[in-house]
RNA sequence: GCUAAUGUAGCUCAGGUGGUAGAGCACCUCAUUGGUAAUGAGGAGGUCAGCAGUUCGAGUCUGCCCAUUAGCU
Repeated sequence: GCUAAUGUAGCUCAGGUGGUAGAGCACCUCAUUGGUAAUGAGGAGGUCAGCAGUUCGAGUCUGCCCAUUAGCU
C1' cells in the first nucleotide's frame, strides 16, 4: 500500500425482510437479616465510533472517514 471483519449501556454481547433499542453482569433504591453475603421486587444508565446520502421512516441500505483485528504484498 491492498482486502476483509468488527465498532450498540460501565463490561461481555443480541438486535429477523428498514417501522418506538434489549439481555446478562455491574450500579442505585426497597424488602428480607442482629449485621453482611445470598435471594426477591423496582429503578437509572445509549447522539447505536464519526460525517453525509437514500427513504415517510436507518442500529440495519449506500459513500467517505477514524480505531481495532486478521490476511496479502